[in-house]
Molecule: transfer RNA
Organism: Planctomycetota bacterium
RNA sequence: GGGCGGAUACCCAAGCGGUCAAAGGGGCCUGACUGUAAAUCAGGUGGCAAAUGCCUUCGCUGGUUCGAAUCCAGCUCCGCCCA
Numbered sequence: 001g002g003g004c005g006g007a008u009a010c011c012c013a014a015g016c017g018g019u020c021a022a023a024g025g026g027g028c029c030u031g032a033c034u035g036u037a038a039a040u041c042a043g044g045u046g047g048c049a050a051a052u053g054c055c056u057u058c059g060c061u062g063g064u065u066c067g068a069a070u071c072c073a074g075c076u077c078c079g080c081c082c083a
Stems, first nucleotide, its partner, number of pairs: 001082007010026003018066001027045006046055003059075005
């Protein structure tokens, strides 16, 4: 330099153009249980709000679209292969 794959919440990781603030596991918070803790169970875990909701987010910047984590372009970084 060329080809292919990847980047998602604190970590791992799934994710079909709309039903996604986004499965599942870990961690963490609260509660139940327990003499205490662990284990187990239940709920929660982007922000605001009492709440139906509202706002923002999937590496970065643009684009397509009524609508993008998802499609397109460029760039950054990581892995594998070729040279």